[in-house]
Model confidence (mean pLDDT): 80 of 100. A computed fold for an 82-nucleotide RNA from an uncultured Clostridia bacterium, annotated as transfer RNA. Its Rfam family is "tRNA". About the family: Transfer RNA (tRNA) molecules are approximately 80 nucleotides in length.
RNA sequence: GCCGCCGUGGCGAAAUUGGCAGACGCGCAGGACUUAGGAUCCUGUGCCGCAAGGCGUAUCGGUUCGACCCCGAUCGGCGGCA
Numbered sequence: 001g002c003c004g005c006c007g008u009g010g011c012g013a014a015a016u017u018g019g020c021a022g023a024c025g026c027g028c029a030g031g032a033c034u035u036a037g038g039a040u041c042c043u044g045u046g047c048c049g050c051a052a053g054g055c056g057u058a059u060c061g062g063u064u065c066g067a068c069c070c071c072g073a074u075c076g077g078c079g080g081c082a
Stems, first nucleotide, its partner, number of pairs: 001081007010026003019065001027045006046055003058074005
């Protein structure tokens, strides 16, 4: 330099014929239990907002009624070829 794959909450990982984003697990916070802890169980857990609601899938644009998903450029990671 060329080709391919990947980038989603604090972490792992779902949601792909374009139609509810973050299921599920871990972690964390509070509570129950315990003398105390561990284990177990319950509730909560992206951002803004008093609320209604809005925003958010690496970044910036585009297509579309509608984009994590399709197209372009860029950034980063991994692999292959030279």